[in-house]
C1' cells in the first nucleotide's frame, strides 16, 4: 500500500433500529468481626472513538478518517 476484525463504566465483555445502555470483576458506603480478609447489602461511574450519511426514530445500518490486533505484498 491492500485486505479482514475489532473500538461500549477504572478492567474483561453483552447488547446488532424504538426501555432510563446492562452484567461480571474491581472502586467507594455500610452490615458482620477485636482487627482484618471472605460473606452480605447499597451507591457511584458511559460525548456507545471521532464526523457525516440513511430514517420519524442510529450504540446499533452505511461512508470516510483515527486508534488496536492480524493477514498478503
Nucleotide at each position: 500500500g491492500c485486505c479482514c476484525a475489532c473500538g461500549u463504566a477504572g478492567c474483561u465483555c453483552a447488547g446488532g433500529g424504538g426501555a432510563u445502555a446492562g452484567a461480571g470483576c474491581g472502586u467507594c458506603g455500610g452490615u458482620u468481626u477485636c482487627c482484618u480478609a471472605a460473606a452480605c447489602c447499597g451507591c457511584a461511574g458511559g460525548u456507545c472513538g471521532c464526523u457525516g450519511g440513511u430514517u420519524c426514530g442510529a450504540u446499533u445500518c452505511c461512508a470516510g478518517c483515527c486508534g488496536u490486533g492480524g493477514g498478503c505484498a